[in-house]
RNA sequence: CGAGCCGGUCGGGUGGCCGCGGGCCCAAGCCUUCCGGGUCUGGGCCCGAGGAAAGUCCGGGCUCCCACGGGCAGGGUGCUGGGUAAUACCCAGGCGGGGCGACCCGCGGAAAGUGGCACAGAAACCAAACCGCCGGGCGGUUUACUUAACCGCCAGGUAAGGGUGAAAAGGUGCGGUAAGAGCGCACCAGCAGUCGGGUGACCGGCUGGCUGGCCAAACCCCACCCGGAGCAAGGCCAAGCAGGGGGCGCUGAGGCGUGCCCGUCCGAGCCCCCGGGUAGGCCGCUAGAGGUGGCGGGCAACCGUCACCCCAGAUGGAUGGCCACCGCGGCCGGGGAAUCCCGGCCGUACAGAACCCGGCUUAUAGACCGACUCGGCCC
Numbered sequence: 001c002g003a004g005c006c007g008g009u010c011g012g013g014u015g016g017c018c019g020c021g022g023g024c025c026c027a028a029g030c031c032u033u034c035c036g037g038g039u040c041u042g043g044g045c046c047c048g049a050g051g052a053a054a055g056u057c058c059g060g061g062c063u064c065c066c067a068c069g070g071g072c073a074g075g076g077u078g079c080u081g082g083g084u085a086a087u088a089c090c091c092a093g094g095c096g097g098g099g100c101g102a103c104c105c106g107c108g109g110a111a112a113g114u115g116g117c118a119c120a121g122a123a124a125c126c127a128a129a130c131c132g133c134c135g136g137g138c139g140g141u142u143u144a145c146u147u148a149a150c151c152g153c154c155a156g157g158u159a160a161g162g163g164u165g166a167a168a169a170g171g172u173g174c175g176g177u178a179a180g181a182g183c184g185c186a187c188c189a190g191c192a193g194u195c196g197g198g199u200g201a202c203c204g205g206c207u208g209g210c211u212g213g214c215c216a217a218a219c220c221c222c223a224c225c226c227g228g229a230g231c232a233a234g235g236c237c238a239a240g241c242a243g244g245g246g247g248c249g250c251u252g253a254g255g256c257g258u259g260c261c262c263g264u265c266c267g268a269g270c271c272c273c274c275g276g277g278u279a280g281g282c283c284g285c286u287a288g289a290g291g292u293g294g295c296g297g298g299c300a301a302c303c304g305u306c307a308c309c310c311c312a313g314a315u316g317g318a319u320g321g322c323c324a325c326c327g328c329g330g331c332c333g334g335g336g337a338a339u340c341c342c343g344g345c346c347g348u349a350c351a352g353a354a355c356c357c358g359g360c361u362u363a364u365a366g367a368c369c370g371a372c373u374c375g376g377c378c379c
Stems, first nucleotide, its partner, number of pairs: 001375004006370005012326007020048008029039004050350001054361002057359005062230004067264006074226005079093005094107005108221002113219002115215003130162002132158003136154007170188006189211001191208007234283004243274006254266002290309008327348009
């Protein structure tokens, strides 16, 4: 310098004019009245979107369902260890696969059972001789004859070779054989036993017989986890209205906003239909598993501790619009040997809170930082 890989940060600034939401204070008016409160106008000060506020895909907090226990069904997660409030997230490790490499991707069990495996193929899991190869028997041809060669038929042997397929009976090599074959041997893969290391996934050594396809997002097995609904949760105040009909039940109805069953407990109401009223206010509501920095522990995720900080709370829903200058990037023109200087034009993203928090995923103009890898060149 070029190519790449991983992680992180920012994502406009200043000023002027006109506006918007919230809090506090001051002044005037109006309403009400017990100190006081409400409403509205004007003024002052302070605060006012994000890294994703998004998708709502996971996990929790919070709230309600009288309270609670057990079982079945159902659902979820899935290598191991750790982190955490919790997770499908994060960190570290293991094994397998890909890449020269930095690094990336994947993950329980198919040697428990059941089931499936189209087409092709002779044969697809209690698996197999289509071609080929091999020796034997019978017949024929060549020939002077034949035990030689060739052809045909018959019953066999054979998983080396060919062919089919996503997949073909462990792989490679040597020996062996009529031809072959774990038939024997060596190495490799797998399995079982055993010894050692590791918390564990797993790794290493030795021995053994010879080998058992794929699919669990098919049923299933194993381990662990799971009640439901959601801030329109839920509570309070105010205003308004009109009740009527039916069924069941204190001999026990009914009682967890999903199914069934059992038990403790509570228990006088429960359910359905028709009709009527309301569309207001307050709380919940933003100080929190909070942020920033230091120190300590840990490989890390993360944890502990100290100091400082306060950082939106709307409810038709604010956080905006215009102008100027600057910053950043691109293009064009001019000057200059060149880093560069001057001028003009264009661009400056994705998007936007609504109970809160931790993750994941997706969108994003442009800019910056750090670690590492490969290649080339120079010293």